RNA sequence: CGAGCCGGGCGGGCGGCCGCGUGAAGACCCCUUCGGGGGCCCUUCCCGAGGAACGUCCGGGCUCCACAGGGCAAGGUGGUGGCUAACGGCCACCCGGGGUGACCCGCGGGACAGUGCCACAGAGAACAGACCGCCGGGGACCGCAAGGCCCUCGGUAAGGGUGAAACGGUGGUGUAAGAGACCACCAGCGCCUGAGGUGACUCAGGCGGCUAGGUAAACCCCACCUGGAGCAAGGUCAAGAGGAAGCGCCUCUUCCCAGGAAAAGGCGCUUCUGCGCGGAUGAUCGAGGGCUGCCCGCCCGAGUCCGCGGGUAGACCGCACGAGGCCGGCAGCAAUGCCGGCCCUAGAUGGAUGGCCGUCACCGCGACGUCCGCGAGGACCCGCGGUACAGAACCCGGCGUACAGCCCGACUCGUCUG
Numbered sequence: 001c002g003a004g005c006c007g008g009g010c011g012g013g014c015g016g017c018c019g020c021g022u023g024a025a026g027a028c029c030c031c032u033u034c035g036g037g038g039g040c041c042c043u044u045c046c047c048g049a050g051g052a053a054c055g056u057c058c059g060g061g062c063u064c065c066a067c068a069g070g071g072c073a074a075g076g077u078g079g080u081g082g083c084u085a086a087c088g089g090c091c092a093c094c095c096g097g098g099g100u101g102a103c104c105c106g107c108g109g110g111a112c113a114g115u116g117c118c119a120c121a122g123a124g125a126a127c128a129g130a131c132c133g134c135c136g137g138g139g140a141c142c143g144c145a146a147g148g149c150c151c152u153c154g155g156u157a158a159g160g161g162u163g164a165a166a167c168g169g170u171g172g173u174g175u176a177a178g179a180g181a182c183c184a185c186c187a188g189c190g191c192c193u194g195a196g197g198u199g200a201c202u203c204a205g206g207c208g209g210c211u212a213g214g215u216a217a218a219c220c221c222c223a224c225c226u227g228g229a230g231c232a233a234g235g236u237c238a239a240g241a242g243g244a245a246g247c248g249c250c251u252c253u254u255c256c257c258a259g260g261a262a263a264a265g266g267c268g269c270u271u272c273u274g275c276g277c278g279g280a281u282g283a284u285c286g287a288g289g290g291c292u293g294c295c296c297g298c299c300c301g302a303g304u305c306c307g308c309g310g311g312u313a314g315a316c317c318g319c320a321c322g323a324g325g326c327c328g329g330c331a332g333c334a335a336u337g338c339c340g341g342c343c344c345u346a347g348a349u350g351g352a353u354g355g356c357c358g359u360c361a362c363c364g365c366g367a368c369g370u371c372c373g374c375g376a377g378g379a380c381c382c383g384c385g386g387u388a389c390a391g392a393a394c395c396c397g398g399c400g401u402a403c404a405g406c407c408c409g410a411c412u413c414g415u416c417u418g
Stems, first nucleotide, its partner, number of pairs: 001414004006409005012360007020048002023045004028039004050389001054400002057398005062230004069296004074226005079093005094108001095106004109221002114219002116215003131160002133156007141148002168186006187211001189208008234317004242273010253262004275309007288300004324343008361387006369380004
C1' cells in the first nucleotide's frame, strides 16, 4: 500500500424569527369554614422520540381469574460449563464442516423401542443381490492339437457397469476361481487401562470381532421446561333511563270570599326503586358461574338465561424511581457481578417537538483558472443537486428486519521498503 475478517460509534451541526406538549412557579379571576379548592387568554423556567420507537418472534415485571391442587392433552428447548429476573438470549469451550488464515457455519440427545421413506437407474437399496463377468462338472458341434462356440448344473462377488449411496481400504497368503477364509498395516465400531480436563471430550497403549447404510429440519422415543388471559389488563368517581312518595317554584285553565284553592303541565331538591315489558327455569335435595383445551377435584352461589325496547359511552388512576442511566475501581478469558460517586432524562389521548431564513459539515456531478505532479491524476476556488431507515402510547431484557453517508479500533493474508 492492497485485499479480507471481527467489533464499536455518529447519523446532520450552529445562529435567528415564529409556533407546539407535560410539569413547576408567578400574575389574574371565582369560591371559601381562610386550611385551601377551581379556572386560565398571560409571563418565566426545566424537560420533550429511537438504534432500531419497526416486526409482534421469544422471555419477564405488573394486573385479574384466585385462597389455588392433581392428571391428560398441547406447546417449547436439545453438545458441556457459566451469566441472567428469565429466555428459544449472551459468553467461553467441545465435536463436526468450510476457509491459506483471521474467522464463519451447525434445528449438535437417540437409527440396537417401534413405524415410515430412499425417485429414476440398477441384478440388487437392508441381514439385499447376479446384468457383463471369473472358475469347475456334464453334453452337442468344429479342430491334428491347444482350444473355440452353444446348452445345462454348480461355485463366486475380487474385476466392470448402474447410482447420491452397493455390506470397509491397501498389500499379501490361499483357492479350481474367489472371498476377512487367513495375515500385516490403516479407518470405523465395541471393550479395558493410564494421563489431562468442572465437563462435553482429548491423547497414549492394549484386546476383539471383521464392519449390522442414510434419513428424526419424517412420525416417534428420551431428558428438561411451561396455569390462563392480557393495559382494550385492572380500578375509582360521576351520569342516567323510568316509576312512586314528599317539599318548593313557574305556566295555562276553572272556581271563588280577589287573594287563595283545585286540576293539568314543566323545573329543582330529597327518599325509595336491580332501567322497562314478556317468556323459561331455579332457590341449599344447588339453577347458574369460575379455575380461559379436557377430566377429576375444589370454590362462589339465589338468582340465572332468552327476546324486544330505552339510557350512558364522561372524568381520573393505572402512566413514568426503573431487574434505571452515566463515570470510576476491583474480580473474571468473557458474558457479567460487586463497591463507590453523580443524575432524574416525553407521558400524549384525532394523539405534542414543527415551519422559515442564513451558514457550516459530509456525499455526488461538472467547467474556467491557480498550485503540485514526468504523466495518470490530486488540492484550492466556483456552480448544481442530495443528506438514510424511520416516529413513543404500561414498562423492561433479547432476537429478526431496514438504514444514504461518515468515523474509530483489533486481527489475518499478500506485496514493497527500511